[in-house]
A computed fold for a 469-nucleotide part of an RNA from an uncultured bacterium, annotated as small-subunit ribosomal RNA, 3' major domain.
Context: one part of a larger RNA
RNA sequence: UGACGGGGACCCGCACAAGCGGUGGAUGAUGUGGAUUAAUUCGAUGCAACGCGAAAAACCUUACCUACCCUUGACAUGUCAGGAAUCCCGAAGAGAUUUGGGAGUGCCGCAAGGAACCUGAACACAGGUGCUGCAUGGCUGUCGUCAGCUCGUGUCGUGAGAUGUUGGGUUAAGUCCCGCAACGAGCGCAACCCUUGUCAUUAGUUGCCAUCAUUUAGUUGGGCACUCUAAUGAGACUGCCGGUGACAAACCGGAGGAAGGUGGGGAUGACGUCAAGUCCUCAUGGCCCUUAUGGGUAGGGCUUCACACGUCAUACAAUGGUCGGUACAGAGGGUCGCUAACCCGCGAGGGGGUGCCAAUCUCAGAAAGCCGAUCGUAGUCCGGAUCGUAGUCUGCAACUCGACUACGUGAAGUCGGAAUCGCUAGUAAUCGCGGAUCAGAAUGCCGCGGUGAAUACGUUCCCGGGUCU
Numbered sequence: 001u002g003a004c005g006g007g008g009a010c011c012c013g014c015a016c017a018a019g020c021g022g023u024g025g026a027u028g029a030u031g032u033g034g035a036u037u038a039a040u041u042c043g044a045u046g047c048a049a050c051g052c053g054a055a056a057a058a059c060c061u062u063a064c065c066u067a068c069c070c071u072u073g074a075c076a077u078g079u080c081a082g083g084a085a086u087c088c089c090g091a092a093g094a095g096a097u098u099u100g101g102g103a104g105u106g107c108c109g110c111a112a113g114g115a116a117c118c119u120g121a122a123c124a125c126a127g128g129u130g131c132u133g134c135a136u137g138g139c140u141g142u143c144g145u146c147a148g149c150u151c152g153u154g155u156c157g158u159g160a161g162a163u164g165u166u167g168g169g170u171u172a173a174g175u176c177c178c179g180c181a182a183c184g185a186g187c188g189c190a191a192c193c194c195u196u197g198u199c200a201u202u203a204g205u206u207g208c209c210a211u212c213a214u215u216u217a218g219u220u221g222g223g224c225a226c227u228c229u230a231a232u233g234a235g236a237c238u239g240c241c242g243g244u245g246a247c248a249a250a251c252c253g254g255a256g257g258a259a260g261g262u263g264g265g266g267a268u269g270a271c272g273u274c275a276a277g278u279c280c281u282c283a284u285g286g287c288c289c290u291u292a293u294g295g296g297u298a299g300g301g302c303u304u305c306a307c308a309c310g311u312c313a314u315a316c317a318a319u320g321g322u323c324g325g326u327a328c329a330g331a332g333g334g335u336c337g338c339u340a341a342c343c344c345g346c347g348a349g350g351g352g353g354u355g356c357c358a359a360u361c362u363c364a365g366a367a368a369g370c371c372g373a374u375c376g377u378a379g380u381c382c383g384g385a386u387c388g389u390a391g392u393c394u395g396c397a398a399c400u401c402g403a404c405u406a407c408g409u410g411a412a413g414u415c416g417g418a419a420u421c422g423c424u425a426g427u428a429a430u431c432g433c434g435g436a437u438c439a440g441a442a443u444g445c446c447g448c449g450g451u452g453a454a455u456a457c458g459u460u461c462c463c464g465g466g467u468c469u
Stems, first nucleotide, its partner, number of pairs: 007469007015459002019423005026314008034305002042053002064300007073125001077124002079121005086103007107114002127289002130287003136283002138278003141274001143272001148187006154163003167178003193266004198234007207224003212221002237260001240254005316416001320375007332363003337356002342351003382413001387408007429451007
């Protein structure tokens, strides 16, 4: 000077408390450990690994295993030789590949030759998801959106260093005020950025419809007032009033206002810490392989299963299940695409082919809700695992190993021990919808709206953090 203390003082945070809903018990999904395996590719391992890299493992992906093949190589540059390229038809083979036959000559140039491409030869070299993240760059996590971390000059100290940055108040904040051997400054804080909440102006189609006609229908005429869309502005600043305070900063209450004291949300992450993570995104030093640790192909594996853990989904029911009727979103996607009407099928789906490069057409029926009916506390008209049969779709191909549909089957489960997690408001809880990836394949992820609570006395205690000592 730091760090630490079951030392002290002050302060903060869903940290506790007060509440609401879960996890831990069941079944399933998924990841991990372990075991197994020819292989179950590799990495991630307290918080900060475990629905993580992976925003899609049937083949491909794929890095793993087995078998069969290649050796200047699947890819790059250079040298030489030959041929344009390219297309078609056989044979062998699991395929990679091997082998035979045929068609065919282009572009620039007078020609020699050249450009591009293909084949062959020899060598320089290629190649490596091989090792080292404890050699590295870059990127990322974490403390933590915590309020801190420093510098110049000056002063003090022999010096390491101190001061400033401490103190009195205040704040979400090293935020601001006052004081002070300090005076200033930088990176952080805040603001500037995006979005949402109000209004105005401009604009009015594909959007909207108050008034006037019209229609099954904003459908058509008409209109751009309203909604909305999308550009530009306004608006909030403790500005005003009262009180408290040190005449300060600020705090408390009020007015006006769509909004009030950072209005809500996001992006934004200081100096540094963890030899944190990543050599399998990429880049890269060193080391290693070079007829193989490189390359190609087929099949298999990553999907195994006495068990253990994490994260989720669905339930155990009546605030519910089932049936019938009926209402209201937002945000997105669409030409290798989204697909309407209509017809067929119980259904998944099939036929059909209109419209749309989309405020026009379409995915697209929102669901919980509301109105009726039924069930009557039961392992049930709860729950849906599992299994059987028959199908649909995608795709060369659903056996290992896809999703979905119908009929039958109907398991565990009656609210879960010790323990433990999330959340302070349009939040939790609950309900559905969309998107990326994607041929197909979400209970995951990222978004969107609908309905919509309870509680916070307080800071003694648990955890983490900040300041002074």
RNAcentral holds the full RNA, with entries from ENA, Greengenes and SILVA.